[in-house]
RNA sequence: GAGUUUGAUCCUGGCUCACUAUGAACGCUAGCGGCAGGCCUAAUACAUGCAAGUCGAACGGGAUUGGGGAGCUUGCUCCCCAUGAGAGUGGCGCACGGGUGCGUAACGCGUGAGCAACCUGCCCGUCCCUGGGGGAUAGCCCGGAGAAAUCCGGAUUAACACCGCAUGACGUUGGAUUGUGGCAUCACAAACCAACCAAAUAUUCAUAGGGGACGGAUGGGCUCGCGUGGCAUUAGCUAGUUGGUGGGGUAACGGCCCACCAAGGCAACGAUGCCUAGGGGCUCUGAGAGGAGAAUCCCCCACACUGGUACUGAGACACGGACCAGACUCCUACGGGAGGCAGCAGUAAGGAAUAUUGGUCAAUGGGCGCAAGCCUGAACCAGCCAUGCCGCGUGCAGGAGGACUGCCCUACGGGUUGUAAACUGCUUUUGUUAGGGAACAAACCCCCGGACGUGUCCGGGGCUGAGCGUACCUAAAGAAUAAGGAUCGGCUAACUCCGUGCCAACAGCCGCGGUAAUACGGAGGAUCCGAGCGUUAUCCGGAUUUAUUGGGUUUAAAGGGUGCGUAGGCGGCGCGCUAAGUCAGGGGUGAAAGACGGUGGCUCAACCAUCGCAGUGCCUUUGAUACUGGUGCGCUUGAAUGCGGAUGAGGUAGGCGGAAUGUGGCAAGUAGCGGUGAAAUGCAUAGAUAUGCCACAGAACACCGAUUGCGAAGGCAGCUUACCAAGGCGUGAUUGACGCUGAUGCACGAAAGCGUGGGGAUCGAACAGGAUUAGAUACCCUGGUAGUCCACGCCCUAAACGAUGAACACUCGAUGUCGGCGAUACACAGCCGGCGUCCAAGCGAAAGCGUUAAGUGAUCCACCUGGGGAGUACGCCCGCAAGGGUGAAACUCAAAGGAAUUGACGGGGGUCCGCACAAGCGGUGGAGCAUGUGGUUUAAUUCGAUGAUACGCGAGGAACCUUACCCGGGCUAGAAUGUGAAGGAAUGAUACAGAGAUGUGUCAGUCGGCAACGACCUGAAACAAGGUGCUGCAUGGCUGUCGUCAGCUCGUGCCGUGAGGUGUUGGGUUAAGUCCCGCAACGAGCGCAACCCCUGUUGUUAGUUGCCAUCAGGUUAAGCUGGGGACUCUAACAAGACUGCCUGCGCAAGCAGAGAGGAAGGAGGGGACGACGUCAAGUCAUCAUGGCCCUUACGCCCGGGGCGACACACGUGCUACAAUGGCGCAUACAGCGGGUCGCGACACGGCAACGUGAAGCCAACCUCUAAAAGUGCGUCUCAGUUCGGAUUGGGGUCUGCAACCCGACCCCAUGAAGCUGGAAUCGCUAGUAAUCGCGCAUCAGCCACGGCGCGGUGAAUACGUUCCCGGACCUUGUACACACCGCCCGUCAAGCCAUGGAAGUCGGGUAGACCUGAAGGCGGUAACCGCGAGGAGCCGUUUAGGGUAGAACCGGUAACUGGGGCUAAGUCGUAACAAGGUAAC
Repeated sequence: GAGUUUGAUCCUGGCUCACUAUGAACGCUAGCGGCAGGCCUAAUACAUGCAAGUCGAACGGGAUUGGGGAGCUUGCUCCCCAUGAGAGUGGCGCACGGGUGCGUAACGCGUGAGCAACCUGCCCGUCCCUGGGGGAUAGCCCGGAGAAAUCCGGAUUAACACCGCAUGACGUUGGAUUGUGGCAUCACAAACCAACCAAAUAUUCAUAGGGGACGGAUGGGCUCGCGUGGCAUUAGCUAGUUGGUGGGGUAACGGCCCACCAAGGCAACGAUGCCUAGGGGCUCUGAGAGGAGAAUCCCCCACACUGGUACUGAGACACGGACCAGACUCCUACGGGAGGCAGCAGUAAGGAAUAUUGGUCAAUGGGCGCAAGCCUGAACCAGCCAUGCCGCGUGCAGGAGGACUGCCCUACGGGUUGUAAACUGCUUUUGUUAGGGAACAAACCCCCGGACGUGUCCGGGGCUGAGCGUACCUAAAGAAUAAGGAUCGGCUAACUCCGUGCCAACAGCCGCGGUAAUACGGAGGAUCCGAGCGUUAUCCGGAUUUAUUGGGUUUAAAGGGUGCGUAGGCGGCGCGCUAAGUCAGGGGUGAAAGACGGUGGCUCAACCAUCGCAGUGCCUUUGAUACUGGUGCGCUUGAAUGCGGAUGAGGUAGGCGGAAUGUGGCAAGUAGCGGUGAAAUGCAUAGAUAUGCCACAGAACACCGAUUGCGAAGGCAGCUUACCAAGGCGUGAUUGACGCUGAUGCACGAAAGCGUGGGGAUCGAACAGGAUUAGAUACCCUGGUAGUCCACGCCCUAAACGAUGAACACUCGAUGUCGGCGAUACACAGCCGGCGUCCAAGCGAAAGCGUUAAGUGAUCCACCUGGGGAGUACGCCCGCAAGGGUGAAACUCAAAGGAAUUGACGGGGGUCCGCACAAGCGGUGGAGCAUGUGGUUUAAUUCGAUGAUACGCGAGGAACCUUACCCGGGCUAGAAUGUGAAGGAAUGAUACAGAGAUGUGUCAGUCGGCAACGACCUGAAACAAGGUGCUGCAUGGCUGUCGUCAGCUCGUGCCGUGAGGUGUUGGGUUAAGUCCCGCAACGAGCGCAACCCCUGUUGUUAGUUGCCAUCAGGUUAAGCUGGGGACUCUAACAAGACUGCCUGCGCAAGCAGAGAGGAAGGAGGGGACGACGUCAAGUCAUCAUGGCCCUUACGCCCGGGGCGACACACGUGCUACAAUGGCGCAUACAGCGGGUCGCGACACGGCAACGUGAAGCCAACCUCUAAAAGUGCGUCUCAGUUCGGAUUGGGGUCUGCAACCCGACCCCAUGAAGCUGGAAUCGCUAGUAAUCGCGCAUCAGCCACGGCGCGGUGAAUACGUUCCCGGACCUUGUACACACCGCCCGUCAAGCCAUGGAAGUCGGGUAGACCUGAAGGCGGUAACCGCGAGGAGCCGUUUAGGGUAGAACCGGUAACUGGGGCUAAGUCGUAACAAGGUAAC
C1' cells in the first nucleotide's frame, strides 16, 4: 500500500496478501565454473582405523643386524667394533589444539573498574650461587599366582629420580626505630637483631642446563558498579542463614570451613518458587527506534557415558589420566576383568533432512628435541550435494507469399503462434580432441664467503609441492553439447476454446463449481522468473495491530461505584551556596573479523587483501551553572486557619401530627358488592358493598414542589428538639508551599439477599384459584407467604450513568435560575460560588461537545488491544450461605462493532386519496345446464397459463383438417422454395391393389422459336433441410400488475470527509410535484394537464342513394315524380368554456354561491395515451433468436382414436325458482354493423327447422331487419303450477367426403333439480347499476349461454373517514436490505471436535525427616611395619549413591459427569429487533 463487515458511506477493528531473509526440506527440472556452507532431530548407542607425543645431548641397559677375530662337535659358543628395535627410570608436553550446548537466569556473559588480598612452567632483563655426601627403586635375572587383566616374592643396578649436610640474602617469619604515602584495613623505604630454607649435571670446555632473589612479559585467580528471559493464578524467603570474635584452609580475600556470641539478612525498584535458555562480537529485518535469531568465523563460559572425589602439576578437579558408585555394552575357564567418537572418517537409530571409513605434513601453526627429525583427522587439499551467493553459456545477424500445422473468430475472409521456422551469412564462449603449462618455496638444513669474542648474525648457492599435469595459454572441427518451472477472477503481470455440471475439484484472503466457469480439468495463447522455478516451514516487515519515536478510553474494546490516605510520581515566587542530573572540552577503553568508505588482487563479480572512518556505550579529568535536584535565608499569590452574617429534603437520635388504608365494635340499611375487553374465582340474607360514629395498627408523608436545593458517591422530603458535619460569600487578622495525584490499604456503598430478635397496615416474588389461549407453569382478575418496616451483624453488587477519573491554568458570547455581596430597596448595570439552555473558535468517525469541554496545555492514577468460548474453568483470597474479587486456555469464526445515509417495514404518529369501508341497488356461494381448471382415469386424454395479476385465459370456432398427443401403416436430401444434369409440352381422362399414404398401369395430348434456347411438368447427385424437442433463469419483441397512482430524475450551485442531502421539504391549494407564497437554491427532463378521436350546441360549405317545409303532379297508400336546401341527416371545416363576468373569503393560487349568461361551468361525458421502475411476473407453442439436443427420427405422410373420459373439487357464466310474472293476440320506437363461394326480398310447400323458385343489391340505393323490453286486450291465481326447463324417447332439417365416439336446429312426447340459497364473497356513484333486445369477428357447420360492439327502458344511495383493503406525502423507531412471507432466541433430537470435574491409576522433577553410606579429603591414634621420618590399620567427620515412611507440586490416562463450539433444509414454541404486539435492559 491493497483485499475483506454495508444496499451504499465514514470510522473502529481483526483477518489476509504483495517484500526481504534461511545451516533449510519437498515437487518438477538441470549445461559449466568460482567462492562459501553442509545432523537444526537422539548430550541416542557405537564395529573398525586414525586423532599426543617426543628426548639416547638425563639414566640403567640392550634384542636385532653388519664387520673382524677366537674356539671348534661346520653349526653353535665366546670376544672386539659398529648398529641401536621394543620396554623401563627420568624430563618436558599431555590443562594447547579439536568437539559439543547437557547444565547454567549465574559476576555465567557484556562493559567499565578494583586487588594495599593473589599466582604465573616455557620466554626476556639484572644480581648472586652451583660445595660435599647418602640410601633406595623400576628395568634386567630367578621363582610364583591367574583364562585374562594383572599381581606377588627374592636377588642385583643407574641417573638431571629420591634424602641429609654445608653456604646463604635484596627472600620468608618474628622483634623494636624513623620517614613517606593511602579512602580504610594498611602499604612502601632505610638501617639493626634473631630464626629458617637452595642447587644437577652433560660434554667436543665453551656452551646447554640447575638453584636463590628482584623486575618484565604472557596467561590466569578473586572482587565490585551497571546491563543481561517468562509467569504475581509463585508473596513472602532464609539456620551457615546475616554479622562479629578466634581459628583452620587457600596462590589469595571471604561463613570457603569450624567453635563461640549476637539476631540478623533478602523482598512489590519483585525476594522465593516454577518454566525456558549457554552469553557476546555479530546475523536477518526495519526509514529509524525496535523486533527476531545466536549455523558457519572470532572471544568467554560450561560439559566429556551419569553422579561424586581427589591425586599429579606452574596450571586440572583433567574429552582420548586415576579412584569410587550407577546404568549400559563386551570378554570370561564364572573366580574375575575391559570400555566410554559432544576428536576425524564411518555404522545403526531417530528424522522432512545434512557428505568420504580420501590425500599430505608441501605451506601455516603446535609438542618434543642442540639438531637431523618424529608426531600432528589442528591445518592445507581433494571427494559428494543447485544448499546458498556470484559469473558464463544454450548462439548472432538477415529472412514475409507474414509458409504449413495447431488454436480462436467467421460475414469465408481474418486473427494468433510469428522473424518464430525453413533458408542464407557469421561467430566459437562452454564442451570435445591435441599440444604447452604455472604461482603457492622461503626458511630450517647442507656448502661457500664475510663481520666480531669458533657462537650468533649477514650474503650467495643447493635441497623440499599433497593439491597437480590443476589453474591458465594455444590450435582444430562444428550451431555443433546445453531450458525449464510457476502462474494467468480481484489483490497481481498474463484470455480464449473445449470438457465437467454444488459432481469432480480449486482456495493465501475475498471466494469459485447447481449446462455457455477468463476461478475446476485439458488445450492454444500470454505473463513472470530462469539453471532454476514453485510449495511448505520460520523470522522481521507491512502492523501507528503494545504506539519511547508513535495509539486510545461519551456512544466502537477501554474511567476504578465513591471518598480518605501510605509508598511513589509531580510541584509557587526571590536570593545565595553546591555541582548529583544536564551541557562542553581533554584522556582511556570500546579485540580481530563483520558493516561503511578508499585503494588493490583473482579476466569481472561473488570472494579476498590493505588503509581509514565509525562504533550512539562505559570509566576518568577539566570547566559551565540557565533548568532539575540538594542545602540555607526570605516572600505571599497556592493551601490552611481565625472572625462575621447568611444557606440547604446534609447526617444521627428523640418527640409530635393529620389525611389515606386496613381491621374491630356499634348504628343504620338491603341485595347485591367487587372485578374485567368481557367474565369468573372471591365477598354477601349467618346482612356484605355504600353511609355515620368510635377504637386500634403499621407504613408513607398530598398541597408547597420547581426546568429548585444539599451531599464524595450511594442517596436525602410532614412538623419539631438536641447533637454532628459541610460548602459558598464577606473580611485580609494568622501560618508561610504546609500543595496535587494516589499502587497496596482503610472506610462508605441503592435494591435484592443472609443471621438473631421485634413488627406486620399497604403492596406483594413463591404458591392457590379464576379467566385468556392451540397450549398459557405468563400478560388480566381474586387471594396470598417470604419480603417490604425497626435494631444489631453480614453481603459489596448495579445501565453504582454525565455510560465522560481527580486537580490546575488558558480560550468569544447570549439567556434563565439558586446562595451571598454591592445596599436602606419592590429597580439594576457589576462581583464570587452553584444548577440549566443556546452558540464562536476549536475538537470529533459522526451524533455531538463547546469556561460544568469531548477545546488548548502540564501532572498523577485507573483501564483497553477482533468476535465467540467467558466474566466461564482451575488456583488463591473474602463470605454463614447466596455469591463476590482476581481471571485463563483449547477450540472456533471473517468478522463482531460505532455513527450516520437511502430505502423497506411497524398490531408508531400526522395529513390525504380510491366503490376501500359505510349508505344503497343487483349478483356469486344452494339448483340444472354451459364453459374453463384441479384431480382422477387413459394407449393418449398434446402443451402452456397458477394469489391479487391462472381458471368463457392462449381458443376471434377441436367431427376429418386444425393437432402439437396416442395406436397402426409408410418415406429418408426428406412435406415446402431456389440452383439443377437428364427426360418430358403443359395438361386431361382412366383401370387395378390398398384403410389411405402410396404403388403399378392404360389412353388422349405433342407448346413458342429456323436454331441456340425458352415457358411449364417430372426430377438423380449435391448445396441450402426439418423439429410445437429443452432452456422465458441466456434473449428481442409483445403483454399483465402496482397504476391514470403522482410520482421519478438531471444540470449547475450550495451543504456534508462520505454515502447522500438540498431542489422535491415548509404554509396554502389541486384530480394532479396542479398552481401560489416562502426558502441556497436556480433551472430543466420523463410523467400530470393540453395537443388526437367519439359524443353534447351552433354556424358555414356540400346535397345522393339521404331529407320533404313551401309549390306542382300523382297513388288505396307511400318523397312515388317534377322540384327544393329550408329542416332532419350525412361529413368536412369553424365557433364555443377561459373561474372570462358578479358577490363573498383569501397575500396569492384558488375556493364557495340552484349567481348572471350559456347547449354545456369549473376537467361537460367517454376513449386513445401508462413516467423511473417492481414482480429473474407471462410467453422459446404467434413471431424472432443465442446455446444445447434429435437426424431411416424428437423430421415427414396417411388411416383411426384422443384433446369431448368422470367418484369428485373450484372459478366464470346461462336459465330459473315465478304474478313488477307466464302464455296468447294486437301494436309502437333504435343504433352499431355485415353481405357476390354472399345477403337474399317476394311467392309457394312444410306445424317447424327448412326446401323449391326467384326480384334486387359489390349496397346512406337491395338485403340481413323482426328490435325486445314497452303499450293495449285476454287468460292463468300461488300450485313444483299454464313457474322451470334439465333429462330421455321418437321423428325430422341443414352443413359437410363423413355428424358413432363428437354438430347445430325443428317438431311431438317426456317433464328432473329448483319455492331466493350457510360461512363467506363480487360489481356498480348516472344515462351508471339493473333490465331489454340487435349486430359483428372466427366460421362449411357449430357445441356462443363466451367475446367485442350497439342502441332501448332506466334507478337507489354516499351521514361520514373510526374500522377492513390498496395507495400518496411528512415524521419516528429498527438488530430488516432476498428488505416483516424480514430477522432471530432457547430447550430437545443427531453427528463431529476441543475442554472442566471425577473414585482410581501411571509417570516426573524437587525439598525436608530417619536409616545406611563407597572412593577421597580432613582430624585423631598405644599395640602392627619401619632405625627413623613415616606408613598400614582403626575411630571420628564430610559426602555421591542406596533404602524407609509421609506430605506437597507438575503432568498423562479414566468408568461416569458438566457445560462449550461447529454442522443447507429435524422437533417445540416466539423471547428480542417497529409501542415486536406485556417498552427493553
Molecule: small-subunit ribosomal RNA
Organism: uncultured bacterium